The RNA shown here (transfer RNA) has 73 nucleotides and comes from Cephalotus follicularis. It matches the Rfam family "tRNA". By type it is a transfer RNA.

[in-house]
RNA sequence: ACCUUCUUGACUCAACGGUUAGAGUAUCACUUUCAUACUGUGAGAGUCAUUGGUUCAAAUCCAAUAGGAGGUA
Numbered sequence: 001a002c003c004u005u006c007u008u009g010a011c012u013c014a015a016c017g018g019u020u021a022g023a024g025u026a027u028c029a030c031u032u033u034c035a036u037a038c039u040g041u042g043a044g045a046g047u048c049a050u051u052g053g054u055u056c057a058a059a060u061c062c063a064a065u066a067g068g069a070g071g072u073a
Base pairs, nucleotide, nucleotide: 001072002071003070004069005068006067007066010025011024012023013022018056027043028042029041030040049065050064051063052062053061
């Protein structure tokens, strides 16, 4: 330099172009215990990497940019 692929809460990952973007872990509150842990219940936390485009409608499709991973020379 070129090719492929990935980017979604603090972390690990889901989600067929269409109803309020979900789950686990973690955090916080309550529950429980003599106490801690475990269990159970609930809550907060996402401008879906950025910008632009296509579409009635985009996390999803297209392009560019940024970053990560792998490969070729």